[in-house]
RNA sequence: UCUUAUCGAGAAAGGUUGAGGGAUCAGGCCCUGUGAAACCUUAGCAACCGCCCCGCUUAAGUCGGGGGACAUGGUGCUACCUCCUGCCCUAUACGGUUUUAACUAAAAGGGAAAGAUGAGA
Numbered sequence: 001u002c003u004u005a006u007c008g009a010g011a012a013a014g015g016u017u018g019a020g021g022g023a024u025c026a027g028g029c030c031c032u033g034u035g036a037a038a039c040c041u042u043a044g045c046a047a048c049c050g051c052c053c054c055g056c057u058u059a060a061g062u063c064g065g066g067g068g069a070c071a072u073g074g075u076g077c078u079a080c081c082u083c084c085u086g087c088c089c090u091a092u093a094c095g096g097u098u099u100u101a102a103c104u105a106a107a108a109g110g111g112a113a114a115g116a117u118g119a120g121a
Base pairs, nucleotide, nucleotide: 001121002120003119004118005117006116007115012042013041014040015039016038020031021030022029025086026085027084028083043078044077045076048074049073050070052068053067054066056064082114087111088110089109090108095104096103097102
């Protein structure tokens, strides 16, 4: 860099440090000297890789997909839905304004894009 799966659940303290942080940009809204981010220690959460078991499939644990259990190993994570929105569609819509042909257009739902994490290349 590409491909692919998941992303409304879950889960804390202490130490150092001292002003930012919630991915970028923009608009919001939050967190933060009752200590942000970062680093370290311990703890916890989860189940992507991993190990084991069950059954389908197969000549064959043989490719694959399904279910269950484990949490030692490799990761990851421990405020707010990926904090919300932006692009497209529902929609030349409902509604409102009004020079009758234009302007404005909230909320809601769905799908992308982008991002995060794992695995493979």